[in-house]
c-di-GMP-I riboswitch aptamer, 92 nucleotides, folded computationally. It matches the Rfam family "c-di-GMP-I riboswitch aptamer". Gene Ontology term of the family: cyclic-di-GMP binding. The model forms 95% of the base pairs in the Rfam consensus. The prediction has a mean pLDDT of 83.

Order: sequence, then C1' cells, then structure tokens
RNA sequence: AUAAUGAAAAGGCAAACUUGCCGAAAGACAAGGACGCAAAGCCAGGAGCCUAAAGUGCUUUCAUAAAGCACCACGGUGGUCCGGUUGCCACA
Repeated sequence: AUAAUGAAAAGGCAAACUUGCCGAAAGACAAGGACGCAAAGCCAGGAGCCUAAAGUGCUUUCAUAAAGCACCACGGUGGUCCGGUUGCCACA
C1' cells in the first nucleotide's frame, strides 16, 4: 500500500417519538431526542416497498357536478436489497 476483517480510542451519523414547517398523500426539511449504524457518506440505474394529486376506466345521474371503486408515478424510500462512486481509525 492492497484485500479481508472490526478489538480499542478519537471523531461521525441519528430510528421511534415530540414541536415547527412544506406536501393531496407517502414523505421531506429544521430543532430536540437516541433505536441502532463501519459507509446509516454520495448517486433513484435495476428490483422491492409506500403513496395516488393528476389521468384513464367503471358505478351512481336524463345529463353535468360531487362522491365511491379499480388501475396507474411523472411523487417518495439509499435506515429494504443489488449496482456505481468516494472515504476515517486500527489490535490481532
């Protein structure tokens, strides 16, 4: 130095929950808070999962509107997995 690995120490991140705020929702962001994390750093490319505003179809109606149901991502999730990329420390 590289690969594999994760004892110690330093430093790092921050689940649930609470408050505020954005959003149709899922969820994001900020502060508090720590369940955990060696990539829980970064990238929605693949799979999965969550949501369904808009759209399409159906039901209801003389018709429209409204409402309900189904499908659907151009919305999310990197703390579901794969992939890409960068990287701290170190006993044995």